The prediction has a mean pLDDT of 82. Predicted 3D model of a 99-nucleotide RNA (Guanidine-I riboswitch aptamer) from an Acidimicrobiaceae bacterium. Rfam family: Guanidine-I riboswitch aptamer. For this family Rfam cites "New RNA motifs suggest an expanded scope for riboswitches in bacterial genetic control" (Barrick et al., Proc Natl Acad Sci U S A, 2004). Gene Ontology term of the family: regulation of gene expression. Lineage of the source: Bacteria > Actinomycetota > Acidimicrobiia > Acidimicrobiales > Acidimicrobiaceae. The sequence was found by an Rfam model in a public genome assembly.
RNA sequence: UAUCAAGGUGCCUAGGGUUCCACGUCGCAUCUGACGGUUUGGUCCGAGAGGCUCUGGCGGAUGAAAUCCGUUGCACGGAGGGAUAAAAGCCCGGGAGGU
Numbered sequence: 001u002a003u004c005a006a007g008g009u010g011c012c013u014a015g016g017g018u019u020c021c022a023c024g025u026c027g028c029a030u031c032u033g034a035c036g037g038u039u040u041g042g043u044c045c046g047a048g049a050g051g052c053u054c055u056g057g058c059g060g061a062u063g064a065a066a067u068c069c070g071u072u073g074c075a076c077g078g079a080g081g082g083a084u085a086a087a088a089g090c091c092c093g094g095g096a097g098g099u
Stems, first nucleotide, its partner, number of pairs: 007055002010052003015045002020042002022039001023036004056072006074094001076097001080092003
């Protein structure tokens, strides 16, 4: 200096907002409607650097397959932009930069 299985799925959490529901205010107060996330919440979004799970990779047990075992380490970080109703530890992005 360059490269990376430093892979991926699903469920969840920290976190996040406000489409829908609920709640609150207003109104013609039943329905319907407007506004409010500076409303705890349900739905919803959700982690590279959070958890679990499955799968994949690599190595071995054997000559092959199946199967089993082992391993998959480490990880500070803006500003800005993008998606969605909207925002975010989402995506750009293990990016820029730093050590």